[in-house]
RNA sequence: GGAGUCGGCCGGGCAACCGCGGCCUCGGUGUCUGUUCUUGACCCUUUAGGGUUAUGGACGGUACGGGGUGGAGGAAAGUCCGGGCUCCUUAGGGCAGGGUGCCAGAUAACGUCUGGGCGGCGCGAGCCGACGGAAAGUGCCACAGAAAACAUACCGCCAGCGGUUUGGCCUCAGGUCAUCCGCGGGUAAGGGUGAAAAGGUGCGGUAAGAGCGCACCGCGUUCGCGGUAACGCGAAUGGCAGGGUAAACCCCACCCGGAGCAAGACCAAAUAGGGAUCCUUUGGCGCGGCCCGCGUCGGAUCCGGGUAGGUCGCUUGAAGCGCGCGGUGACGGGCGCUCCAGAUGAAUGGUUGUCCUCGACAGAACCCGGCUUACAGGCCGACUCCAUUU
Numbered sequence: 001g002g003a004g005u006c007g008g009c010c011g012g013g014c015a016a017c018c019g020c021g022g023c024c025u026c027g028g029u030g031u032c033u034g035u036u037c038u039u040g041a042c043c044c045u046u047u048a049g050g051g052u053u054a055u056g057g058a059c060g061g062u063a064c065g066g067g068g069u070g071g072a073g074g075a076a077a078g079u080c081c082g083g084g085c086u087c088c089u090u091a092g093g094g095c096a097g098g099g100u101g102c103c104a105g106a107u108a109a110c111g112u113c114u115g116g117g118c119g120g121c122g123c124g125a126g127c128c129g130a131c132g133g134a135a136a137g138u139g140c141c142a143c144a145g146a147a148a149a150c151a152u153a154c155c156g157c158c159a160g161c162g163g164u165u166u167g168g169c170c171u172c173a174g175g176u177c178a179u180c181c182g183c184g185g186g187u188a189a190g191g192g193u194g195a196a197a198a199g200g201u202g203c204g205g206u207a208a209g210a211g212c213g214c215a216c217c218g219c220g221u222u223c224g225c226g227g228u229a230a231c232g233c234g235a236a237u238g239g240c241a242g243g244g245u246a247a248a249c250c251c252c253a254c255c256c257g258g259a260g261c262a263a264g265a266c267c268a269a270a271u272a273g274g275g276a277u278c279c280u281u282u283g284g285c286g287c288g289g290c291c292c293g294c295g296u297c298g299g300a301u302c303c304g305g306g307u308a309g310g311u312c313g314c315u316u317g318a319a320g321c322g323c324g325c326g327g328u329g330a331c332g333g334g335c336g337c338u339c340c341a342g343a344u345g346a347a348u349g350g351u352u353g354u355c356c357u358c359g360a361c362a363g364a365a366c367c368c369g370g371c372u373u374a375c376a377g378g379c380c381g382a383c384u385c386c387a388u389u390u
Stems, first nucleotide, its partner, number of pairs: 001386010012355007020071001022069005028064003032061006039054006073361001077372002080370005085260004092292004097256005102116005117131001118129004132251002137249002139245003154191002156187003160183004166178005199217006218240001219238008264312004274303006283297004319338005325332002356359001
């Protein structure tokens, strides 16, 4: 200097003017509105009390005005997971169904994250893994190939028998060797096909071959050591169940109620406390399906009518930041500081000037922890590789 890997941050700035919504506040404004007090008037009634109204004061509400203070994201997206919260709801059990799948931890929990193991990719920093079981069973492995499993023999190799074309040698009757054809036998080493073919390489052995034997590797079993464990290392033993596939069915281990803020609670108002049909304790209903159990006494369907308004839920939270301790780490605990959107047809926008990195992806709607996807440009840190120089 170049090329990469991992992690973190920003995501137009500044100024002026006008504008929007939340919260707090004002000794401000109003014949809006509520309560209460003094005074006065009127009405009802049996002393005493009740009701209406006028002026003035006090305390609120509401509308406007003034002041202060805060106001979209790293993904707010996707709705893929997990929970908090609300209701079913008064408890439970089982089956079916669904989810996860190496080990150990973290967490409220997870299919997430951290560390480790094994496998794969990369020179490397690193990245990825749908990572339990094929000796419980069933299924599948196209085409090619002899054959893809109760395995098989296309080419080939070997020896035996028979025939005999041709050639060589000899002792020329004949024998023998090579070659060719046929028959049956041995073979799975070599070749071919394929993603994959009776474990691989080498040596010996054999008529030719073969774990047939041996050595090493692989595989199974047993034992020892290290490790919490996954697993790793070593030794002994056995010629050894031919492979792959479970994001095929299946087996095994662990986990799992449902619906969702349009959940749900309250207030006000209006209507038709309407009509019809069916079941009705041997029954109906009870928020995924079925059964048992439990609870309850009514329930289901259709037609017709009314309302669609307001308040809460609604933002203080498994919260954020700083310091320090424990831990390899995810994370946990302690101390201190901070309050950081709550709209409801949906709030943060417009104009002007200026600066330069010339502005990407893109807008909360109950909240939080993750994952995945999109992203112009810029900044910081650590690490790896290459080239050159000293």